A computed fold for a 1651-nucleotide part of an RNA from a Bacteroidales bacterium, annotated as large-subunit ribosomal RNA, half A. Model confidence (mean pLDDT): 82 of 100. The sequence was found in a public genome assembly.

Context: one part of a larger RNA
RNA sequence: AGCGAACGGAGGAUGCCUAGGCUUCCGGUGGCGACGAAGGACGCGGUAAGCUGCGAAAAGCUCCGGGGAUCCGCAAACAGGAAGUGAUCCGGAGAUGUCCGAAUGGGGCAACCCAUGCAGUUGAAGGCUGCAUACCGGCAAUUGCCGGGGCGAACGGGGGGAACUGAAACAUCUUAGUACCCCCAGGAAGAGAAAGAAACAUCGAUUCCCUGAGUAGUGGCGAGCGAAAGGGGAAGAGCCCAAACCGCCGACGUUACGGCGCCGGCGGGGUUGUAGGAGUUAUCAUGAAGAGUCGAGCGUCGAACUGGAACGGUCUGGAAAGUCCGUCCGCAGAGGGUGAUAGUCCCGUACAGGCAAGACCUGCCCGACCAAGAUAACCACCUGAGUAAGGCGGGACACGUGGAACCCUGUCUGAAUCCGCGGCGACCAUGCCGCAAGGCUAAAUACAUCCGGAAGACCGAUAGUGAACCAGUACCGUGAGGGAAAGGUGGGAAGCACCCCGAACAGGGGAGUGAAACAGAACCUGAAACCGUUCGUUUACAAGCGGUCGGAGCCCGAGAGGGCGACGGCGUGCCUUUUGCAUAAUGAGCCUACGAGUUGCUUCAUACCGGCGAGGUUAAGUCCUUCAGGGACUGGAGCCGCAGCGAGAGCGAGUCUGAACAGGGCGCUUAUAGUCGGUAUGAGCAGACGCGAAACCUAGUGAUCUACCCAUGUCCAGGGUGAAGUGGAGGUAACACUCCAUGGAGGCCCGAACCAGUUUCCGUUGAAAAGGGCUUGGAUGAGGCGUGGGUAGGAGUGAAAGGCCAAUCAAACUGGGAGAUAGCUCGUACUCCCCGAAAUGUCUUUAGGGACAGCCUCGGUCAUGACUGCGUGAGGUAGAGCUACCGAUAGGAAGAGAGGGCUUCAUCGCCUAUCGAUUCCUGACGAACUCCGAAUGCGCGCAGCCCAGAGACCGGGAGUGAGUCGUCGGGUGCUAAUAUCCGUCGGCGAAAGGGUAAGAGCCCAGCCCACCGGCUAAGGCCCCCAAGAGCAGUUUAAGUUGAGACAGAACGAGGUGACAUCGCAUGGACAGCUAGGAUGUUAGCUUGGAAGCAGCUAUUCAUUCAAAGAGUGCGUAACAGCUCACUAGUCGAGCGAUGACGCGUGGAUGAUGACCGGGCAUCAAGACUGCCGCCGAAGCCGUGGACGCGCGAGAGAUCGUGCGUGGUAGGGGAGCAUUCCGCUCGGCGCCGAAGGCGGACCCGCGAGGGCCGCUGGAGCGUGCGGAAACGAAAAUGUAGGCAUAAGUAACGACAAUGAUUAUAGAAAUAAUCACACCGAAAACCCCAGGUUUCCUCAGCAACGCUAAACGUCUGAGGGUAAGUCGGGACCUAAGGGGAAGCCGAGAGGCGCACCCGAUGGCAAAAAGGUUAACAUUCCUUUACCCGCAUCACGGGAGAAGCAGAGACCGAGGAGUGACACUGCCGCCACCUGACGGAAUAGGUGGUUGAAGGGCGUAGGCGAAAGUUGAACCCCGACAGUACCGCGCGUCUUCGGACAAGCGGACAGUGCAGGUAAUCAGACUUGCAAGAAAAUCUGCGGAUCGUUAAGAGUGAUGCGGCCCGUACCGUAAACCGACACAGGUGGGUGAGGAGAGAAUCCUAAGGUGCUC
Repeated sequence: AGCGAACGGAGGAUGCCUAGGCUUCCGGUGGCGACGAAGGACGCGGUAAGCUGCGAAAAGCUCCGGGGAUCCGCAAACAGGAAGUGAUCCGGAGAUGUCCGAAUGGGGCAACCCAUGCAGUUGAAGGCUGCAUACCGGCAAUUGCCGGGGCGAACGGGGGGAACUGAAACAUCUUAGUACCCCCAGGAAGAGAAAGAAACAUCGAUUCCCUGAGUAGUGGCGAGCGAAAGGGGAAGAGCCCAAACCGCCGACGUUACGGCGCCGGCGGGGUUGUAGGAGUUAUCAUGAAGAGUCGAGCGUCGAACUGGAACGGUCUGGAAAGUCCGUCCGCAGAGGGUGAUAGUCCCGUACAGGCAAGACCUGCCCGACCAAGAUAACCACCUGAGUAAGGCGGGACACGUGGAACCCUGUCUGAAUCCGCGGCGACCAUGCCGCAAGGCUAAAUACAUCCGGAAGACCGAUAGUGAACCAGUACCGUGAGGGAAAGGUGGGAAGCACCCCGAACAGGGGAGUGAAACAGAACCUGAAACCGUUCGUUUACAAGCGGUCGGAGCCCGAGAGGGCGACGGCGUGCCUUUUGCAUAAUGAGCCUACGAGUUGCUUCAUACCGGCGAGGUUAAGUCCUUCAGGGACUGGAGCCGCAGCGAGAGCGAGUCUGAACAGGGCGCUUAUAGUCGGUAUGAGCAGACGCGAAACCUAGUGAUCUACCCAUGUCCAGGGUGAAGUGGAGGUAACACUCCAUGGAGGCCCGAACCAGUUUCCGUUGAAAAGGGCUUGGAUGAGGCGUGGGUAGGAGUGAAAGGCCAAUCAAACUGGGAGAUAGCUCGUACUCCCCGAAAUGUCUUUAGGGACAGCCUCGGUCAUGACUGCGUGAGGUAGAGCUACCGAUAGGAAGAGAGGGCUUCAUCGCCUAUCGAUUCCUGACGAACUCCGAAUGCGCGCAGCCCAGAGACCGGGAGUGAGUCGUCGGGUGCUAAUAUCCGUCGGCGAAAGGGUAAGAGCCCAGCCCACCGGCUAAGGCCCCCAAGAGCAGUUUAAGUUGAGACAGAACGAGGUGACAUCGCAUGGACAGCUAGGAUGUUAGCUUGGAAGCAGCUAUUCAUUCAAAGAGUGCGUAACAGCUCACUAGUCGAGCGAUGACGCGUGGAUGAUGACCGGGCAUCAAGACUGCCGCCGAAGCCGUGGACGCGCGAGAGAUCGUGCGUGGUAGGGGAGCAUUCCGCUCGGCGCCGAAGGCGGACCCGCGAGGGCCGCUGGAGCGUGCGGAAACGAAAAUGUAGGCAUAAGUAACGACAAUGAUUAUAGAAAUAAUCACACCGAAAACCCCAGGUUUCCUCAGCAACGCUAAACGUCUGAGGGUAAGUCGGGACCUAAGGGGAAGCCGAGAGGCGCACCCGAUGGCAAAAAGGUUAACAUUCCUUUACCCGCAUCACGGGAGAAGCAGAGACCGAGGAGUGACACUGCCGCCACCUGACGGAAUAGGUGGUUGAAGGGCGUAGGCGAAAGUUGAACCCCGACAGUACCGCGCGUCUUCGGACAAGCGGACAGUGCAGGUAAUCAGACUUGCAAGAAAAUCUGCGGAUCGUUAAGAGUGAUGCGGCCCGUACCGUAAACCGACACAGGUGGGUGAGGAGAGAAUCCUAAGGUGCUC
């Protein structure tokens, strides 16, 4: 270390539970609000943070009713109270009700600020208290009354109105008048009493349900869209005006003054279509009906609430409700609680009762008020006008412009008047129906925020709401918006007194409580991953998908049996996707929980089951009821079937076609079955198996980032250069021009702050989601920065990069349409049994998708089917052939004709290195040639054989339509490819086993299960490794080989074996050795030379010879020389050449190290040949068993027999388990349910089911049926937990630490002493922002990257004081709001006055002291501003308006020169010196002085008067401090240190440097020409006044409100998720060196950066 067992830890699954949800039904109610809502902010308690309640009358007050003993909420505790004189509590009616919010006096950054009028308080001012004070509309008419505004879940009406999507693309169309935006209303809304619907018959307002009907229609006639009448029901209700006519009133017109006319108002009258009304005449009748209003009575309902039957004992137990025994009640045995399961213990339940305010359209009755006709004749007055209708353009009707009626209207036209008008789907006629252009109208219908009741084959803490718990919370985001996790001790806290360990309020051990503490608060049960401890066994030469088969040994056990397993055999995970995966292709770290084919539909199809049957069946609705239910002999509307044919009219067992009585088509007959319900499967419509886009549209939210713009402010050390202009000199007629000065320009130069981001290095799980180091660019400008504003998504902004618009940009973000769509990818969960594919054809905007066919399966009905044999057919492939065609074709021969040449005057003629038909001979090709022509295959017939999961048809369900390799036949290609495309067969796919070392496709062979039986196939038999070192014969020497190329070719070679042919050879071959190898001649030519041997030429000749080339090679400058051919001798038997065959050999070169699978093997263990034997598989056989199908038998159970049982996609069948429901078992259970842990036991093929032990502590099962949120290993799945890497990286600037002491404990804390770092900061002061972080005490679980005694952490207590500082009570800028006004479907957009709005303008305070923590705020002292009152002086005051002033740019260089600062020289005090003395030495500190007042210089302004004004001088100034003396007291290392308080002095108005303060709104200069308003001054003269008011001056007295004020603030407190190397506006900013704010070192001050 592995495996096993036991015991633990961690974790929080499972079981049980429910306080919370979800869904539905019934009833109520259907609004709240200026009488201040909804919703909030802030407060209220003795102690009080949160929730709840309440509102300064504050967990509450008053009254009435109920009720009857405790109470002061959740919520304990302490301290206190209340209550039978009736509390708490419940109900009703009131009171109070801060501030915000429609928000309403004005303003505003919601919960704040500031007012005006009247009244009160004060003498006044200031402050305080109460009431009133918004806008719009209507009506009134000056002052008023009424109403509106906002909020709220759905339902309703209206104004606007998408897109994704579907159409397999897309535009009409669809989605859809949906989503969304807007306006408005009610408890409902809307509609509604026919200018209707129909069809020659009629009906009689509207609305809703069923049906009609997926019909009629409509429709790129695509996808789709889709009525109405009629019938059956629910409900039921009808009315009023305008007008004619009559009358009154008013204005006007007219008049003959009698009136008349006209307009308007009011009253009467009147209200319809077989027309009605008015008028005239005539006749008759008289209080019906009503949904109206008011009042009274009765009745019903209605809050808290009241009564409400009946039980005891025994046993077990911690506890009885359980068990057993015996009763009782029941109009009550619903439910809940009580220490386990209770009719009779408690609350309740059935039933019965009571009642305030109030309610009653749908109850009754009474009274009052309002409120009322009929008939006939005549007559011709009235009966809804910019209307109906029409043209054009649209919309809406189911109806898309169509033949398009009817309805609405933007625009242009424009009637009729009852003898009239509209409609009946263009239009016309006839007929019929109705009467528009005015209005009202319950019920039946829709919805549910809210209140109450009831229920569930709904959930049970990853479920059910997002939320069972203090959740729309924590947290995230600028914002719109997004949005969690988190339940359980016990019956009862009986919540562990006391003791011990420990520094302990940590944690633990005892003791005690309790039935149980392994129920101890991190608390029921307590699984798994993961982490341990002990024991058994194994393991240190071992290679391993970790199992399986065999098995020595050890251990446990009485045994049965169990644990470990040395050694040996075999053996490449799972899923997905694929032709094919161990693949190095996808997915998963592990565990637990969750996680995907569902639901609806009177839209269909098929099968099965059931009811009825020529019929079957009801729908809505109604009635009953024990009420979501159930029942009805309720309801027959409607639907399907019973008859067909035809385009139809139509006819009908026939009909259509047709001239037909013909023929034919479709039917009838022979032979009629449907329909309703249930279940299963499939389709359609819906999100339709789950998860997943990029996108599109709609409404909003964002310019705290960034881009640009507007307004107002602010910043830029220092150094350099030296433009224009000007002055002087020279110069010119005058200019010009030159020089010297002066001057100080510039998108000038160098360079800090500041801004930027050039190169490189580092960083890259960072210090940092863009930084750091070195370096670099700009740095008076098109410059940088602050504050406040503006521009918004197909939009903005852009010195332009498609840049930026909140870490997001070729179209932001958030919510919604929405579950968009996804022919795409991934995933898709228990078992067994039967069968079992495809990767092909046709078509496809189709090719990775589909449709139909093919192939599979299930059911039904038939009677075929495969193979073999025989017979009989069609055919044009292989082959072959081509004097058989077509075409092509090599050689040869002949050769017409043409061209060319010669010749000719021309014709002839001759010739031919040219072309060439045609013919002949020889040879020979063809997928698209055939005179021929098989084998196979195919059709048909007959027979045999098989007797079948073989065939055909009909119907239900699929999958497949990516294939791949091998042999054979071909195309393409290179007769290349693991290439590609076809055909054919086989395999894989979907097939295991044996062989091939290993291997989808090759060879053998098709796995139901078991067996320690047998025989074989391919292939093997030396060892690995089962079986032959088998037998016989050859061959190879290369380890060739051991492989049928898992390489080896052309070509090469005296390798070797066997063969054939030819030649030489005892007349002596071949090889070796000895010798010769000559002469003409150096052949000729060439050449400098060429002599056998550079080259050329050639009858390379001839001679001597045994033989010897005008020379085979080496060699020389050329010769020479050496050799060969050839010859002789010697030797003594075979030698040589050629061809073909077997086995070997060279050719033969690659990357880690080699290999035949390895070892190894040589008369083989190689190769070739022959022979015998054996091994070898899941094949075959044997024995036993399981299941399926066929056949037979049997009533059945079952038996016999035959055949079969590999399997992906897929079809079919049978089962297991989970949760819930009904019935059942007179089931089980505290004497122990579920769940958990374990088992070596039993049953089932299996999914699983029992049994036993331990744990657990309250519920759970059997059988038969039913219903599903019903089964997990994978979805880069979701959530939680736990691993791994790993005790590894890291611990965030390398400015740095050391010593002593304190403390239980110190590297880090505190004190002290050293050392180090910053010092234009790493110091100090303000703004923004944060919001208590500030100070003190006490702590250390967490936080702090380590420890901690420390902290910015935790707990408690404390702390912020203003007339003058900042803001408001003052002003205005950009911009914002906005009465009036303008525009716009609506929402809304502009906008004058006016208001708001600082970053700007504008009255006033200083010094010193004081606290643990604040101070220009408190204290001391000294000042100042505004206002009010009184007094004195004074003698005019004074609004609007106007004017001035306020009031403004950049740059530059001068003058002045305070304070700070620095230096020097004095003076004062103190300190130091080894010891003693000293000061002339050294050192430290001080030597000072505000606001304000007075005087007003230089200077500025002004015409002047004058005004302003740095500086100087005086007062302020007897303050206070350094220092000295005394010293409460604290600490102490005993040396001293610190020190409250008290007392006391003294010393320079010196010199110098220097300045960006000030004078100063100065001056000079430049061009880009540089806010507004208030306060203030003057003019003005409405008005008031000369008793005096009022201004002004002085004095005295009084008043001066609200908000901020702590602390951090270049940072550990802000923005960056962090105690983060980043970012963050203004001011002060010392010394030495230096031009400097650079840089280096230092002061004051701060720090050493939390390992």